Small-subunit ribosomal RNA, central domain from an uncultured Saprospiraceae bacterium, 345 nucleotides, folded computationally.
The RNAcentral record of the full RNA draws on ENA and SILVA.
[in-house]
Context: one part of a larger RNA
RNA sequence: CUGGGUUUAAAGGGUCCGCAGGUGGGGAGGUAAGUCAGUGGUGAAAUACCCGGGCUCAACUUGGGUGCUGCCAUUGAUACUGCUUUUCUUGAGUGUAGAUGAGGUGGGCGGAAUACAGCAUGUAGCGGUGAAAUGCGUAGAUAUGCUGUAGAACACCGAUUGCGAAGGCAGCUCACUAAACUACUACUGACACUCAGGGACGAAAGCGUGGGGAUCAAACAGGAUUAGAUACCCUGGUAGUCCACGCCCUAAACUAUGCUCACUCGACGUUUGCCAAUGGUGUAAGUGUCUUAGCGAAAGCGUUAAGUGAGCCACCUGGGGAGUACGCCGGCAACGGUGAAACUC
Numbered sequence: 001c002u003g004g005g006u007u008u009a010a011a012g013g014g015u016c017c018g019c020a021g022g023u024g025g026g027g028a029g030g031u032a033a034g035u036c037a038g039u040g041g042u043g044a045a046a047u048a049c050c051c052g053g054g055c056u057c058a059a060c061u062u063g064g065g066u067g068c069u070g071c072c073a074u075u076g077a078u079a080c081u082g083c084u085u086u087u088c089u090u091g092a093g094u095g096u097a098g099a100u101g102a103g104g105u106g107g108g109c110g111g112a113a114u115a116c117a118g119c120a121u122g123u124a125g126c127g128g129u130g131a132a133a134u135g136c137g138u139a140g141a142u143a144u145g146c147u148g149u150a151g152a153a154c155a156c157c158g159a160u161u162g163c164g165a166a167g168g169c170a171g172c173u174c175a176c177u178a179a180a181c182u183a184c185u186a187c188u189g190a191c192a193c194u195c196a197g198g199g200a201c202g203a204a205a206g207c208g209u210g211g212g213g214a215u216c217a218a219a220c221a222g223g224a225u226u227a228g229a230u231a232c233c234c235u236g237g238u239a240g241u242c243c244a245c246g247c248c249c250u251a252a253a254c255u256a257u258g259c260u261c262a263c264u265c266g267a268c269g270u271u272u273g274c275c276a277a278u279g280g281u282g283u284a285a286g287u288g289u290c291u292u293a294g295c296g297a298a299a300g301c302g303u304u305a306a307g308u309g310a311g312c313c314a315c316c317u318g319g320g321g322a323g324u325a326c327g328c329c330g331g332c333a334a335c336g337g338u339g340a341a342a343c344u345c
Base pairs, nucleotide, nucleotide: 004316005315006314007299008298012313014201015200016199017198021194022193023192025088026087027086028085029084030083031082033081034080035077036076037075038074039073040072041071042070048066049065050064051063052062053061054060091191092188093187094186095184096183097182098181100179103177104176105175106174107173108172109171110154114150115149116148117147118146119145120144121143125136126135162169163168206247207246208245209244210243211242216240220236221235222234223233258312259311260310261309262308263307266290267289268288269287270286271285272284273283274282275280294301295300318345319344320343327338328337329336330335
């Protein structure tokens, strides 16, 4: 390479959009590029294979035959593919009506808690732990009440719930905005699927500038523990945690399971619709559990497949060295992307 694979053994890109490329629904006509058949030419010799000959055999050499699976030209065939013309509606999309949700962005508002400040009551402790101590407190703490200020997060509802491409999204409300879904089958008429490169988005931490700073809390300090304790526990505490704008671009970014389409037993929940109105084993789209066939090394998967097939992309090829070195690209940096080899087992 041909293959074989990718939930857990190596292997699905973090996610989506999408150019090129690859692939592509039903009918009819044309064409004849691919495809198939016939014929002609060419495919030098040697080599190769087969049947023989010659060196004592063999290697070697030699005669004959076959082959050289190809290319060119030409004449036909037209099922399939392509190209082209036309047409269809089931794929895809649009429309009308409905209805859903923590989908997104911006603004406003709310209560509980926390901290702080002021006032009041009140007096010797509070706090913390396995036990303590550091710490706070007679300059009046802790506790209780009232008032005020600040920032951050939204108890109950709350759920195997819902929404979103993923990351993710939860107090209430307003504005703007996106989407799947259901019913009708009105419209377009294959407009589709996938997608290297490319683009956009992308938790947390981190970075830049400017704000903000209640809580929590890397670093740091102290107290303990301990043989030691650069930890676990305790008292403090700065970046950060929050906001705006700009970067970073990584995660066990996980369902460790790429996307799309078709087909293949059932049972029981649940969300949102529809027909209906004493309906049904109803129907559509989701979301869960168990299971048949089948699959699987097993665990398990099982119409939400890891079953049976088709299309396209990504990726894997023993462990370590190593996601390292070098180069290149990106970044303010941190670092990220791409990504070896020697050597060794």
Rfam family: Bacterial small subunit ribosomal RNA.